[in-house]
RNA sequence: GCCGACGUAGCUCAACUGGCAGAGCGAGGGAUUCAUAAGCCCUAGGUUACAGGUUCGAGUCCUGUCGUCGGCA
Repeated sequence: GCCGACGUAGCUCAACUGGCAGAGCGAGGGAUUCAUAAGCCCUAGGUUACAGGUUCGAGUCCUGUCGUCGGCA
């Protein structure tokens, strides 16, 4: 330099053929206990890497940029 995959909550990952952005872990709170832990209940947490385009509507489709990983040279 060329090709491919990936980028979504603090972490690991879902989100079907484009139609309300979710789960587990973690965090905070509650209840329980003499107390702690485990288990139980509740809550918060998102510019879906960035910038454009298409569309009534984009995490999803298209273009460019950046980053990570892999392959070729």
A computed fold for a 73-nucleotide RNA from a Phycisphaeraceae bacterium, annotated as transfer RNA.
Taxonomically the source falls in Phycisphaeraceae (Bacteria, Planctomycetota, Phycisphaerae, Phycisphaerales).
The sequence is in RNAcentral, with records from ENA.
Its Rfam family is "tRNA". By type it is a transfer RNA.
The coordinates come from a structure-prediction model, not an experiment, and the mean pLDDT is 82.